[in-house]
RNA sequence: AGAGUUUGAUCCUGGCUCAGAUUGAACGCUGGCGGUAUGCUUAACACAUGCAAGUCGAACGGAAACGAAACUAGCUUGCUAGUAGGCGUCGAGUGGCGGACGGGUGAGUAACGCGUAGGAAUCUGCCUGAUAGUGGGGGAUAGCCCGAAGAAAUUCGGAUUAAUACCGCAUAAUCUAUUCGUAGUAAAGUGGGGGACUUUCGAGCCUCACGCUAUCAGAUGAGCCUGCGUAAGAUUAGCUUGUUGGUAGGGUAAAAGCCUACCAAGGCAACGAUCUUUAGCUGGUCUGAGAGGAUGAUCAGCCACAUCGGGACUGAGACACGGUCCAGACUCCUACGGGAGGCAGCAGUGAGGAAUAUUGCGCAAUGGACGAAAGUCUGACGCAGCGACGCCACGUGAGUGAUGACGUCUUUCGGGAUGUAAAGCUCUGUCAAGAGGGAAGAUUAUGACGGUACCUCUAAAGGAAGCCCCGGCUAACUACGUGCCAGCAGCCGCGGUAAUACGUAGGGGGCAAGCGUUAUCCGGAUUUAUUGGGCAUAAAGCGCGCGUAGGCGGUGAUUUAAGUCAGGUGUUAAAUUCUUCAGCUUAACUGAAGGCUGCAACUGAAACUGAGUCACUAGAGUUUAGUAGAGGAAAGCGGAACUCACGGUGUAGCGGUGAAAUGCGUAGAUAUCGUGAGGAACACCAGUUGCGAAGGCGGCUUUCUGGACUAAUACUGACGCUAAGGUGCGAAAGCGUGGGGAGCGAACGGGAUUAGAUACCCCGGUAGUCCACGCCGUAAACGUUGUUCACUAGGUGUUGGAGGUAUCGACCCCUUCAGUGCCAAAGAUAAUUCGUUAAGUGAACCGCCUGGGAAGUACGACCGCAAGGUUAAAACUCAAAGAAAUUGACGGGGGCCCGCACAAGCAGUGGAGCAUGUGGUUUAAUUCGACGAUACGCGAAGAACCUUACCAGGGUUUGACAUCCGCAGAAUCCCUUAGAAACAAGGGAGUGCCCGCAAGGGAAUUGCGUGACAGGUGGUGCAUGGCUGUCGUCAGCUCGUGUCGUGAGAUGUUGGGUUAAGUCCCGCAACGAGCGCAACCCUCGUCUUGUGUUGCCAGCACGUAAUGGUGGGAACUCACGAGAUACUGCCUGUAAAAAGCAGGAGGAAGGUGAGGACGACGUCAAGUCAUCAUGCCCCUUACACCCUGGGCUACACACAUGCUACAAUGGCCGGUACAAAGAGCUGCUAAACCGCGAGGUCAAGCGAAUCUCAUAAAACCGGCCCCAGUUCGGAUUGCAGUCUGCAACUCGACUGCAUGAAGUUGGAAUUGCUAGUAAACGCAGAUCAGCUACGCUGCGUUGAAUACGUUCCCGGGCCUUGUACACACCGCCCGUCACACCAUGAGAGUUAGAGAUACCCAAUGCCAAUGUGCUAACCUUCGGGAGGCAGUUGAUUAAGGUAAAGCUAGCGAUUGGGGUGAAGUCGUAACAAGGUAACC
Repeated sequence: AGAGUUUGAUCCUGGCUCAGAUUGAACGCUGGCGGUAUGCUUAACACAUGCAAGUCGAACGGAAACGAAACUAGCUUGCUAGUAGGCGUCGAGUGGCGGACGGGUGAGUAACGCGUAGGAAUCUGCCUGAUAGUGGGGGAUAGCCCGAAGAAAUUCGGAUUAAUACCGCAUAAUCUAUUCGUAGUAAAGUGGGGGACUUUCGAGCCUCACGCUAUCAGAUGAGCCUGCGUAAGAUUAGCUUGUUGGUAGGGUAAAAGCCUACCAAGGCAACGAUCUUUAGCUGGUCUGAGAGGAUGAUCAGCCACAUCGGGACUGAGACACGGUCCAGACUCCUACGGGAGGCAGCAGUGAGGAAUAUUGCGCAAUGGACGAAAGUCUGACGCAGCGACGCCACGUGAGUGAUGACGUCUUUCGGGAUGUAAAGCUCUGUCAAGAGGGAAGAUUAUGACGGUACCUCUAAAGGAAGCCCCGGCUAACUACGUGCCAGCAGCCGCGGUAAUACGUAGGGGGCAAGCGUUAUCCGGAUUUAUUGGGCAUAAAGCGCGCGUAGGCGGUGAUUUAAGUCAGGUGUUAAAUUCUUCAGCUUAACUGAAGGCUGCAACUGAAACUGAGUCACUAGAGUUUAGUAGAGGAAAGCGGAACUCACGGUGUAGCGGUGAAAUGCGUAGAUAUCGUGAGGAACACCAGUUGCGAAGGCGGCUUUCUGGACUAAUACUGACGCUAAGGUGCGAAAGCGUGGGGAGCGAACGGGAUUAGAUACCCCGGUAGUCCACGCCGUAAACGUUGUUCACUAGGUGUUGGAGGUAUCGACCCCUUCAGUGCCAAAGAUAAUUCGUUAAGUGAACCGCCUGGGAAGUACGACCGCAAGGUUAAAACUCAAAGAAAUUGACGGGGGCCCGCACAAGCAGUGGAGCAUGUGGUUUAAUUCGACGAUACGCGAAGAACCUUACCAGGGUUUGACAUCCGCAGAAUCCCUUAGAAACAAGGGAGUGCCCGCAAGGGAAUUGCGUGACAGGUGGUGCAUGGCUGUCGUCAGCUCGUGUCGUGAGAUGUUGGGUUAAGUCCCGCAACGAGCGCAACCCUCGUCUUGUGUUGCCAGCACGUAAUGGUGGGAACUCACGAGAUACUGCCUGUAAAAAGCAGGAGGAAGGUGAGGACGACGUCAAGUCAUCAUGCCCCUUACACCCUGGGCUACACACAUGCUACAAUGGCCGGUACAAAGAGCUGCUAAACCGCGAGGUCAAGCGAAUCUCAUAAAACCGGCCCCAGUUCGGAUUGCAGUCUGCAACUCGACUGCAUGAAGUUGGAAUUGCUAGUAAACGCAGAUCAGCUACGCUGCGUUGAAUACGUUCCCGGGCCUUGUACACACCGCCCGUCACACCAUGAGAGUUAGAGAUACCCAAUGCCAAUGUGCUAACCUUCGGGAGGCAGUUGAUUAAGGUAAAGCUAGCGAUUGGGGUGAAGUCGUAACAAGGUAACC
């Protein structure tokens, strides 16, 4: 410090997620040791048991218990009882001090509670200092004793008694009060020691110590007040009556409405009062670069609380955790009458919970209470125990050791990995264990810890390693299993048979006594932006003005010192953090020193801001003279058009549409003329012209009225800018009341369209549109751009002024001010784009935004007559949503161009019969594949057996085929038997080749056996190679360098021409190049040349009935080679005089001469695992192999491709002509003979320019037929045959005779073809025993018609445009409905809670009043009084009750919309002109 994720890719915006650190944690797996910290975050839920606050006999009366010594009695050394509280001591009690500290918890509290800095009107036990005093009296009371009530707790009566308990008196001030004269106010003793003196013999007295009283002061602690700071919500906007202030009184330790009476009517609040929700605050802690954010365990400071609520008492201090009173809930005891209790102290228990420890030891240390002290008490504290809960430290061994062992995993089977790892050998002893020694913590003493720390010794590598991860982020990969299953997942996403993502294993990576997961907070996140963001299009400028508060504000001078700056001072508790040093072996931990952004007061400075004062004129405004204008309001007027009414002319249609119909019209329409009425809107002018703040404003005239601009002067003197709330204006639609209503026209009616058409189109038509008044207050109210000011190149239009120059003229030209457009520099921007009219550079103020959806919705509130508007969430859900630009693809977008694409033609298909293929059906099987174009006479260039892969049956199991091993036999051939055959059994003949003397061995082959293996037309063409189809023989597809762009990309390749062509030319930030095009190749067409047999025969010769038959020839044809030719080369025109195009000449051929081969980058997961090859999977007495028979040939039907026809351009009969290209020895087969024929017999020639197939057929000549189901057509069927073949039944072809079906030119639709083409005609070949061939592939013969043209259909190319598409329009996508689930709103109500109000009742207590009863101290005139206790009454008050209202939360039949779901239903709204442009 960043990374992943939106896209085909890019850049941006923007969210989500991750890597880090953290914790009082929990859970899973695992677990050696020590140190040091830490441990109920939940139920402030309930608590058994024990302990946690006592102490003082030196305050007191005393003596229940215990003990020691002495004496006495009963008596046995000794025990019991007493002498005698006499002693040590001490239960209970009076009294003093302490129980207000220490310890716990965080419920409440948004507060002077806390933090910080200050303040004045206070108190303060014990402690310190100082001054003075401590004299003399009195009356009670607890205990004890006696008695009574009660279960108990406890209470009552009588008698008696002490004090440092209580009360007077005296004295007293630097105390209190005061009228300033004065008045008032205290106390207590105890212990030790002691010379004289006194004595009731107790003591007094003196002294010391500790106490006591009063006052002053200090210290400590506490109370009170104030400034500032300290959560969220405005869907909480008004709150308050002791409330705010005053006076008087009361009250307190103390100021004060703290309380009461009276008076005044104040006080708080948009700088957020009140209300609601949440919360103890802080030092600090975690995180962060910091600013910040989160948090408030342990430790420390403050506060609050002690079962819930209230109250006071005592006291220096409490409204009191282990005190008290009352009330409530709960628990316990009870004799039912009454009582007792409070772990949020330490342990511990139950409950709750994911979850948190021992009913331990000790007062040795530190600290506290009491005491003179010894000492007692102390769950504070010091220690130990439990828990990896955290941090820190250590260990689980070290060295050597290659044959790279075994095992495991993997493999291309060679090996590789684990891996120096292990074993082995040599060492060491940290920790733990055992044994011994042994501190400090303590000053003389006292040690829980403690079997301590620490040190020494002993033995042995022995007792001590796991967890997570390995697709990317993110370090680390393979195998097997699984097969969208099981599962994983933080995000993206993995898994549908080759998963580095699931599970396991091997290996690897990370951390390590831990490792992961979950949860929390900060960070990354500049994703709330002070540091440090934005608002044209991504979320975001209020629709626009005016203006209040607020914020900000021109120039000069002067004063001040609030802000600001400087200096020192005080404070900022300790701990923590940071720096340095130091102590535990180190570290964690601990100690010491230093530092620490705040606040306050003081002193100073005066530039800037503020405040005060005095001036100024540049901002702003006023004045004068002009200018332009659809600026606003009202009134009046006008013409064109339209409709209606009346009248005239006139006749059959009008109107409307894509086409129609509804509608109007013979009752006279439309059309046309005239007159009248009515309402609304104002053509031309008219202009990216003008005016206005915006909405908006358009005929003309008048009246009233707002603003702007220009020029020049004078004046005021900062009067300014912005603007939360507020207030006004505000299109259209809509609402109310009353008018008006021509045209248009929601709703509605009708006609069309359509599958439907509640639409688009048409005919009508009501609200409305118009006017007046009043509401509404919203729009894509948009420049999607808030207002104001300043600055920063220009160019060019235009509107309104002014000036200059010039002129007949402001006609030009120049300058300037104010508007309004376009282009463009710098700059800005994610880009598009903006650019003096900023989206540039700055200043001021306001508004708004923070992922998408839910949602501008719900609830609440306000406004509105309503419609509705304004304000405005959450649950839940997704990982995106989005902006701009790029490349494609697409468009019922545009432009240009091409193609038998259409058009123009010719011949067909679709109808019939048959053939072939396919689907379907059937079947034991009808093997498999191919399915729009690009499957269907396709694989198959040939299924009777074979083929054959299918079915039935019969068989074989190392196999029909390959390699290896062992044994035996050479191989091989023949015969017989059973069987459908495969196969089985038996018999016979037979002994080769090579090496070797021989034995034997080898090659080849057969049989048997064994296992490695063979075999598979089994699966996967979506694992593949190869091959192929198609777009398409379309003209395209790319690269290097350069340039442009942040980038994807662009440029080049676009543009202007041209071409069949990205063909060529010109231009151009491009210059070049590659694959394609073309050419090079083959065939045909012309010529030349070479050679001349089997081909040829002009001339010469011979010969025949005839024939190149023969000699010969080499001319011609032809064959086989080699060459030439054609290039827009030439001419004319055209073009930009470029490419090229048009015409012409010549030429066999002319603009690619014709045809073929040749198929760019790529697309279709196109086709093929059944040609072949091949990964993986599967079968292995079978999914392999052999055989016989059957099937692939089935047949209601549907489709595709063909053949033959329907006839006279024909059929039949007879005769006569003319090809090319092929094939042939398991072959083609002549001639001759036989047969009607298919064919047969016999038999020449030819491995072929020689022989054969082999007569080509249409054509031509002659004849018959005469328009008909025929002399057309030939299906079907019968009989008889031929050929091939082991074999023609299923299931061959052909022949002869007989039979003679449908069919008379074919609906919608659709195919091929542009010249030697279509059409017609035959010939040959491959496959092949034969054939289903009418198929396919070639060959020649005869030989047309038409093309105006590119509007339309289809396909394609280039440019451009739009896009929400990128699986790319067979795309994307919207809404209702149906189903399931989820959260949520409303909801008759119902349940619970908190707070407030009013009233009723009113405990306890304080206060006040009263004076009924009782009454020790003091006074007394002895009667009584003062005072006190009890009582009564009043005020106040907790809990409780009642009432009404609001609020919050839960549940709720039903209901509303929302979200999410697999492949549901209906349509097709949006994205392209989305098929009616879209949107508000």

RNAcentral holds the sequence, with entries from ENA and Greengenes. A computed fold for a 1480-nucleotide RNA from an uncultured bacterium, annotated as small-subunit ribosomal RNA. The coordinates come from a structure-prediction model, not an experiment, and the mean pLDDT is 85.